[in-house]
Context: one part of a larger RNA
RNA sequence: UUGGGUUUAAAGGGAGCGCAGGCCGUGGGCUAAGCGUGCCGUGAAAUUCUGUCGCUCAACGGCAGACGUGCGGCGCGAACUGGUCCACUUGAGUACGCGGGACGUUGGCGGAAUUCGUGGUGUAGCGGUGAAAUGCUUAGAUAUCACGAAGAACUCCGAUUGCGAAGGCAGCUGACGGUAGCGCAACUGACGCUGAGGCUCGAAAGCGCGGGUAUCGAACAGGAUUAGAUACCCUGGUAGUCCGCGCGGUAAACGAUGGAUGCCCGCUGUUUGCCUGUUUUGGUAAGCGGCCAAGCGAAAGCGUUAAGCAUCCCACCUGGGGAGUACGCCGGCAACGGUGAAACUC
Numbered sequence: 001u002u003g004g005g006u007u008u009a010a011a012g013g014g015a016g017c018g019c020a021g022g023c024c025g026u027g028g029g030c031u032a033a034g035c036g037u038g039c040c041g042u043g044a045a046a047u048u049c050u051g052u053c054g055c056u057c058a059a060c061g062g063c064a065g066a067c068g069u070g071c072g073g074c075g076c077g078a079a080c081u082g083g084u085c086c087a088c089u090u091g092a093g094u095a096c097g098c099g100g101g102a103c104g105u106u107g108g109c110g111g112a113a114u115u116c117g118u119g120g121u122g123u124a125g126c127g128g129u130g131a132a133a134u135g136c137u138u139a140g141a142u143a144u145c146a147c148g149a150a151g152a153a154c155u156c157c158g159a160u161u162g163c164g165a166a167g168g169c170a171g172c173u174g175a176c177g178g179u180a181g182c183g184c185a186a187c188u189g190a191c192g193c194u195g196a197g198g199c200u201c202g203a204a205a206g207c208g209c210g211g212g213u214a215u216c217g218a219a220c221a222g223g224a225u226u227a228g229a230u231a232c233c234c235u236g237g238u239a240g241u242c243c244g245c246g247c248g249g250u251a252a253a254c255g256a257u258g259g260a261u262g263c264c265c266g267c268u269g270u271u272u273g274c275c276u277g278u279u280u281u282g283g284u285a286a287g288c289g290g291c292c293a294a295g296c297g298a299a300a301g302c303g304u305u306a307a308g309c310a311u312c313c314c315a316c317c318u319g320g321g322g323a324g325u326a327c328g329c330c331g332g333c334a335a336c337g338g339u340g341a342a343a344c345u346c
Stems, first nucleotide, its partner, number of pairs: 003318004007300002012314001014201004021194003025088007033081002035077008048066007091191001092188003096183003100179001103177007110154001114150008125136002162169002206247006216240001220236004258313006266291010295302002319346003328339004
């Protein structure tokens, strides 16, 4: 609880698409549902209010009037909302031209490193730490050279760089798919914005089946440390880490900042395109950064990429703990996820 809010105090849904719904550009005609106004009807009585009268007063009561914010009808008005018709182009989209990128899916290829295997050289140590030990090693290790195998990740370039809706994306290259941006102003003519439910995507870990396994490495084992050491350190090491198909649906899923549109001083850097200049440059559009005016803010700070000034739509908050728990329902193979209280207590 008609209110005020949501970067950091409680609060933006992880992200997109989108049905219903809400909202919607410019000019004109018609309409008159909403809206305004006048009149008529109705709006029982009691009650209430005003006036007056009756009980000696009052309470109480009689009479008259008002009120009754509503509903219905008939006129009038046409700015705004709605409906309908005509027209428009600046919103939105299309065509044409240019052209960017670690955007996605899938295939091929490459070198360094690592580990392992085989062979050569070679001999007593190696490894590891704060120091050690476990461990490896005369059955020849470590080191070094040659050859071979495997899997995973791509040094430098590399950057407040770029791309993507978000999650995220980085060796080179092919195919397929998606797309921003800019230029032009030919075409359509409001075709738009948002979006409860719904659908799809969604890091890592996890789960099912199959494959793969070099490295690293939960669990586990051992060695240390320590009062203890179920840790931090060391030696090993299974799941996993990788691939295919399927499930799951959560994160400090963060800019802790929902989306869209318009408006509002400047300085500076950078990416991409276009115009101009080319002796230096300057302009413009879209993005990515830094610093500030006004303004905003509790402050920190934000500041044309707003947390400024406004409009539209969605989501969410309403003291701390109990608790993202219990119960119920829905989903899941499970793990668990979604929804989500109360008693009590301060």

Small-subunit ribosomal RNA, central domain from an uncultured bacterium, 346 nucleotides, folded computationally. The full RNA is in RNAcentral, with records from ENA, Greengenes and SILVA. Model confidence (mean pLDDT): 87 of 100.